[in-house]
RNA sequence: UAGAGUUUGAUCAUGGCUCAGAUUAAACGCUGGCGGCAUGCCUAACACAUGCAAGUCGAACGGUAACAGGCCUUUCGGGGUGCUGACGAGUGGCGGACGGGUGAGUAACGCGUGGGAAUCUGCCUGUGAGUGGGGGAUAGCCCGGAGAAAUCCGGAUUAAUACCGCAUAAGACCUUAGGGUGAAAGCGGGGGCUCGUAAGACCUCGCGCUGACAGAUGAGCCCGCGUCCGAUUAGCUGGUUGGUGGGGUAAAGGCCUACCAAGGCGACGAUCGGUAGCUGGUUUGAGAGGAUGAUCAGCCACACCGGGACUGAGACACGGCCCGGACUCCUACGGGAGGCAGCAGUGGGGAAUAUUGGACAAUGGGCGCAAGCCUGAUCCAGCAAUGCCGCGUGUGUGAAGAAGGCCUGCGGGUUGUAAAGCACUUUUAUUGGGGAGGAGAAGCGGAGCACGAACACUGCUCUGUGGAGACGUUACCUGAUGAAUAAGCACCGGCUAACUCCGUGCCAGCAGCCGCGGUAAUACGGAGGGUGCGAGCGUUAAUCGGAAUUACUGGGCGUAAAGGGCAUGUAGGCGGCCCGCUAAGUCUGAUGUGAAAGCCCUGGGCUUAACCUGGGAACGGCAUGAGAUACUGGCGAGCUGGAGUGCGACAGAGGGUAGUGGAAUUCCCGGUGUAGCGGUGAAAUGCAUAGAGAUCGGGAGGAACACCAGUGGCGAAGGCGGCUACCUGGGUCGACACUGACGCUGAGAUGCGAAAGCGUGGGGAGCAAACAGGAUUAGAUACCCUGGUAGUCCACGCUGUAAACGCUGAGAACUAGACGUUGGGCGGGUCACUGCUCGGUGUCGAAGCAAACGUGUUAAGUUCUCCGCCUGGGGAGUACGGUCGCAAGACUGAAACUCAAAGGAAUUUGACGGGGGCCCGCACAAGCGGUGGAGCAUGUGGUUUAAUUCGAUGCAACGCGAAGAACCUUACCUGCCCUUGACAUCCUCGGAAGCUGCUAGAGAUAGCGGUGUGCCUUCGGGAACCGAGAGACAGGUGCUGCAUGGCUGUCGUCAGCUCGUGUCGUGAGAUGUUGGGUUAAGUCCCGCAACGAGCGCAACCCUUGUCCCUAGUUGCCAGCAUUUCGGAUGGGAACUCUAGGGAGACUGCCGGUGAUAAACCGGAGGAAGGUGGGGAUGACGUCAAGUCAUCAUGGCCCUUACGGGCAGGGCGACACACGUGCUACAAUGGUCGGUACAGUGGGCGGCGAAAGCGCGAGCUGAAGCAAAUCCUCCAAAGCCGAUCGUAGUCCGGAUCGGAGUCUGCAACUCGACUCCGUGAAGUCGGAAUCGCUAGUAAUCGCGGAUCAGCACUGCCGCGGUGAAUACGUUCCCGGGCCUUGUACACACCGCCCGUCACACCAUGGGAGUUGGCGGCACCAGAAGCGGGUAGCCUAACCGUAAGGAGGGCGCUUGCCACGGUGUGGUCAAUGACUGGGGUGAAGUCGUAACAAGGUAGCCGUA
Repeated sequence: UAGAGUUUGAUCAUGGCUCAGAUUAAACGCUGGCGGCAUGCCUAACACAUGCAAGUCGAACGGUAACAGGCCUUUCGGGGUGCUGACGAGUGGCGGACGGGUGAGUAACGCGUGGGAAUCUGCCUGUGAGUGGGGGAUAGCCCGGAGAAAUCCGGAUUAAUACCGCAUAAGACCUUAGGGUGAAAGCGGGGGCUCGUAAGACCUCGCGCUGACAGAUGAGCCCGCGUCCGAUUAGCUGGUUGGUGGGGUAAAGGCCUACCAAGGCGACGAUCGGUAGCUGGUUUGAGAGGAUGAUCAGCCACACCGGGACUGAGACACGGCCCGGACUCCUACGGGAGGCAGCAGUGGGGAAUAUUGGACAAUGGGCGCAAGCCUGAUCCAGCAAUGCCGCGUGUGUGAAGAAGGCCUGCGGGUUGUAAAGCACUUUUAUUGGGGAGGAGAAGCGGAGCACGAACACUGCUCUGUGGAGACGUUACCUGAUGAAUAAGCACCGGCUAACUCCGUGCCAGCAGCCGCGGUAAUACGGAGGGUGCGAGCGUUAAUCGGAAUUACUGGGCGUAAAGGGCAUGUAGGCGGCCCGCUAAGUCUGAUGUGAAAGCCCUGGGCUUAACCUGGGAACGGCAUGAGAUACUGGCGAGCUGGAGUGCGACAGAGGGUAGUGGAAUUCCCGGUGUAGCGGUGAAAUGCAUAGAGAUCGGGAGGAACACCAGUGGCGAAGGCGGCUACCUGGGUCGACACUGACGCUGAGAUGCGAAAGCGUGGGGAGCAAACAGGAUUAGAUACCCUGGUAGUCCACGCUGUAAACGCUGAGAACUAGACGUUGGGCGGGUCACUGCUCGGUGUCGAAGCAAACGUGUUAAGUUCUCCGCCUGGGGAGUACGGUCGCAAGACUGAAACUCAAAGGAAUUUGACGGGGGCCCGCACAAGCGGUGGAGCAUGUGGUUUAAUUCGAUGCAACGCGAAGAACCUUACCUGCCCUUGACAUCCUCGGAAGCUGCUAGAGAUAGCGGUGUGCCUUCGGGAACCGAGAGACAGGUGCUGCAUGGCUGUCGUCAGCUCGUGUCGUGAGAUGUUGGGUUAAGUCCCGCAACGAGCGCAACCCUUGUCCCUAGUUGCCAGCAUUUCGGAUGGGAACUCUAGGGAGACUGCCGGUGAUAAACCGGAGGAAGGUGGGGAUGACGUCAAGUCAUCAUGGCCCUUACGGGCAGGGCGACACACGUGCUACAAUGGUCGGUACAGUGGGCGGCGAAAGCGCGAGCUGAAGCAAAUCCUCCAAAGCCGAUCGUAGUCCGGAUCGGAGUCUGCAACUCGACUCCGUGAAGUCGGAAUCGCUAGUAAUCGCGGAUCAGCACUGCCGCGGUGAAUACGUUCCCGGGCCUUGUACACACCGCCCGUCACACCAUGGGAGUUGGCGGCACCAGAAGCGGGUAGCCUAACCGUAAGGAGGGCGCUUGCCACGGUGUGGUCAAUGACUGGGGUGAAGUCGUAACAAGGUAGCCGUA
């Protein structure tokens, strides 16, 4: 020392991405009241107009251009006079090397820190010594000349603190130790005595000057250590490294030069490339660390770019000089001028950064004796919310909880004490008045002291006095006025504090990550409300943090990324026991240093704070000297335990070479022998009558070595297998002897290194890439088959890679065991065995470890040493570069771009598998009958139409909603109408309601009549109904079944689905529910870290099958009687039956099997036997399954219409396609005649008998019956008999014509039925497919709902007749349990790979092209400096002179900037074309991978 979101269905761990924090020289958006303190070109070291930024001294000098004064003169706007104050230009001195700016360059002694010796230092301080005497010039001024100008030339004259000798020399320097060399300048103030031509000399004071020593300050130089990235930069170096002589500098030094030597640097990273001013600090962080180097402070570097020196104490000089270059300006074209990275300011660049302000009042600096002058240093002001800090925008009260807004479940809630109102206050802003501090001095007056002859002067101390403020209308105080002058910004899905409505409808948009938006969006936009912060708030950019995500503190490498293929060994790192010395590391205290500021602590000053300020602490470091000696190191002396050597044994596919053996394959020869062989899923290609295959004999050749053989052995790894010999490496064991730490690891390096591959030469039996053919297939460049070449083998040489794996580096020590096996040794033994021990190799397993899986003395445990490697996925082991290779290629090894993941483990849950095991089901099989072909019916699709209303769509839509479409229904279309409406509630007015007629119209409707006066009443009126009117509202089969309720389908009547507690696991979860049996069943039994429980199963319910009891009409009739012969009647209550109740079946009993259980098999009894048959009953859930058109309902939409009424039409269409059915194709049949037997139901707007009529449908008729009574009601198949005789028929009945019946307002579109006639397809149905396991299938008829009637062949029921088959579970389909694999979880209808096509993006190659940088060689050479000098010039000094010394110019030479040529290197940009890569919407082709992924997969290689 805080975490969170995001990979998954869920989990743990790994791992990246993202967020919350702090910060900023910031910018942008919206907003903006005041003050204080800070800060303000980060980009173009880009270019600069204008002004200012360094001058000063008359007390150094000659002087007088301007100004003022005095004096003289005067024709005056005059002239003269340097006399005074002063002073332009000039000579001279000091200062322009400071101050100010910037960060280009620089990876360096540049900076930081600590040291060092061979140095200089103007002004300043101290000490001591001097300051004497001469000389020659020169600027200015004047005259003349050249020039546009800048400026220059010549002549004459002149001063100095300018210049030069001479003298002197304490000290200094040189020295041969005798000696030698070398200075100076004066100026000003005052003044008694003395001198003097007056000036002055002279005295004194002050300021200077010269030489020297010392100090202080500043500067130069050297060294240790520290100071970014890249090795895809590994070698660099010729003044290079050292020495000697010389030169040079203030000073050491290859700093320079000549000669000599051959060194110096580098893996502890030289050289090269890139980037960068460094530091105190700043920022972040718990710290360690990271990032950074604005403002302030220290150092460095630079001043348009490059070079150079001069002057000077100091410069190689920002506002100096010279030269070269670029640029700009002036020009009379001949020449000139310039350098804002000083302060302002301008253009430009940029997201972006201020005034051409005031003042020297303060602080500081330069000059000066001073006054003072100068100072864009500085102090102030201006602009900017750029940052930090402070203040304010009011306070109290105030519920009718106002209005308005928003929401609403319509009640209300919220905005909200908020406002208004009432009572106060006045900070700030406005305005008036007052008013500090920043000022201390210098100067002047006085007093004292020192100096001195002096009461001068000068200095010091005290005292008095006096003028000076940019800021500034200052801060501050105070009066007045009045709530008056002052609030915004972002956010509200999670992270993350804060929620509703409307709009929008994968659009518009949002987004930091995850992700929102496709009609109910807390995620977009607006609003209301809320949250956060507040004169600011957000966004963007950037840094640190979180990130233990580079891990020193503080990570890892079996499977997540990560152990090198293996060994030997160099450097390096690390190293056993004991003694001594040393004191490098280490430790202790001390000293010096660690600038100031900042941070921290503690005081103080501004009203507070920010800010400023005093003191302290700290500054983690470095250095020096002193001490300690345990440990490490060094040196020395020993030891034997590590390591090794000797001796004796042993095992072994360890390696190499040579030889040798048998089996087998193939080929060749010969014999026998005949038609096939071979091959496959099945085939074919192939071989074979020219004799194969088979078989026997003989021969050739190559390769590999069966059995033994073993989680056996050996080796470092790769790897090694017949036998024999030779050569040879390593290991193990045993007992002693010897050496004496000789050791471990190991970057580079070196060697070894499977297979494939390469080169040369051999060899070649089998196998076998490529290739060919045959198959398979949609295709099949594959899998399968037949052939077959490289290769496989040998020798020599390359290659150097593998899933080179134990996915586990090497070495050492320690830490439970058990059981095998192998090689030795020692024991015990009754010989079967067994104990101990060393080495190897396995299995299981404790502790521990681990994300888990697992590992576990052969560690993945606990420690030590050394090496290698990792840091999200993709791009990519790719590109470029380099090294190696004959090549293939190997090693090393990126980036752009892109994604929010990729990946691991799991006894996780599921799902799935052309995985496994077990088990069910009319699932298959075995059977019976169908569908698919025909005609028709019906539904659907499609098409058509004004409309063919809508819905249902794999199983699980399609004779479904629809258990009744001619009108109605009806929702659709066309036309005609209505608008508070056909329907509900409320209000007003009128009228009872109702019944009924006529006219117009297609009707709705409209008009005109007739009849009728009800109920209650408190007499006002009211209730119901009808009509009219107004508005609230009605209405909608309009949309959304993906907003919903309810209901339903389906898996599935399948046997499953869960919970509580406990236990196990980090966890998801597991256990229970798994296992052994058993069952129809999670049914039951047993076992078991489980024990119990719930929903399901079963049972309870209905029905049917047997019996009993009760009851006996409408049902029944055994016995009795009657009879019209009909249970018709009496009667009976037995039977059937009816409908109430009960019994019965429970594996209860017996035998067997089984664990003695559960249960199963068989049997007995029984009407029924193991659930007796059938029904109702449908667990947790799945399918966003179906239904907004049954109903209900949120939201949306329509409102003279998407509502309502009416007529007609449509839902019935018809080239087609499909589903479901009916009828058939016939003789087990058709037709005709005769004849027998049911059950369920229904019936008053109904069923309708008898009887009559009609061929018939039907009509007439009316009995009976609200039903065990009457009707429907003749059941049919069947049985008996006849006929048909295999034919499109005496089968089949479609279609059509005609004639009718019935229902209904109405049968045209569009009903059913009847009769007569017509007589189509069809002769048993391709691929395919459906139902059914017993009273079932098949077949036969009957009834009902809906309903006026009817499409019904549908549906729901009823009974009649009544089979066949099931060996069995391999296969198809569906399901259950267990297990296994998984890259699936939208769950295999999953996932997913590659080419191609299109678009975009970045990138490699590329003939080249362009530019930058530096290397090498050469040319050239400005200015300058050094050297030379025969030319020219020359004041001081020497010399009488000639001349000399010295100097200058010129010339020359060396070095050298710019420039040029050549060459090779490197970096960047660009480039026709081209290579791969990434990303994109539903593109194309295939199906490689994940399951045994349908040929197991993967690695290396060709």